Predicted 3D model of a 73-nucleotide RNA (transfer RNA) from Fucus serratus.

RNA sequence: GGGGGUAUAACUCAAUUGGCAGAGUGUGUGCUUUGCAAGCACAAAGUUGAGGGUUCAAAUCCCUCUAUCUCCA
Numbered sequence: 001g002g003g004g005g006u007a008u009a010a011c012u013c014a015a016u017u018g019g020c021a022g023a024g025u026g027u028g029u030g031c032u033u034u035g036c037a038a039g040c041a042c043a044a045a046g047u048u049g050a051g052g053g054u055u056c057a058a059a060u061c062c063c064u065c066u067a068u069c070u071c072c073a
Stems, first nucleotide, its partner, number of pairs: 001072007010025004019056001027043005049065005
């Protein structure tokens, strides 16, 4: 220098090839206990890496950029 992959909640990852952004772990509150842990219930937490485009509608399609992994030279 060129090719390819990845980027979504604090963390690990889904989201049926365009139609209401979710799960587990963790966190908070409550129940339970003499207390803690475990268990159960509820809740909070996201401008889907950044910018732009297409569309009635974009995490998803297109373009540019950034970070990271990998292959080739």
Taxonomically the source falls in Fucus (Eukaryota, Sar, Phaeophyceae, Fucales).